[in-house]
RNA sequence: GUAGAGGUCGCGUUGCUAAUCAGUAUCAUAAUGGAUGUUACGGAGACAGAUGAAAUUAUGAGAAAGGUAGCAGCGCCGAAGUGAGUGUUCCCGAAAACAUUUGCUGGGCGUAAGGUUAAUAGCCUUGCGACUGUCAUCGUAAGAUGGAGAGCUAC
Numbered sequence: 001g002u003a004g005a006g007g008u009c010g011c012g013u014u015g016c017u018a019a020u021c022a023g024u025a026u027c028a029u030a031a032u033g034g035a036u037g038u039u040a041c042g043g044a045g046a047c048a049g050a051u052g053a054a055a056u057u058a059u060g061a062g063a064a065a066g067g068u069a070g071c072a073g074c075g076c077c078g079a080a081g082u083g084a085g086u087g088u089u090c091c092c093g094a095a096a097a098c099a100u101u102u103g104c105u106g107g108g109c110g111u112a113a114g115g116u117u118a119a120u121a122g123c124c125u126u127g128c129g130a131c132u133g134u135c136a137u138c139g140u141a142a143g144a145u146g147g148a149g150a151g152c153u154a155c
Stems, first nucleotide, its partner, number of pairs: 001155004007077001010076009026061007036048003041093003080105010106132002109129008134147005
């Protein structure tokens, strides 16, 4: 360099469907209200507002995104995930998304704590537990101990 393996849902992604989000946000009307409001949040600007702001209640209408599950497809086996730095998008900061550099993690499962979340779902981090692939050492074997994907197998 080329090819390949790991599997109690291997990893990612796309589409469709369903539940959840939620009778929530929002809209309309009415009443109360009486000066603020403009979207996570903070700031600036501009705008709306006594021809009545926010908020609350009632009635009527009533979502979506992100996250989840199932099915189908596609790309794959550093698949990928996550922390940090930098850059771009944004009026500015922050957040988020994307790109890039770098650290960590072999893989999934269960469990505890913490985080995220509308969520008791799911996910992430850390600890613990057994399992599993692989290599090394020991062993007749069964197996034991240890390592890490910058690995392992074949050429």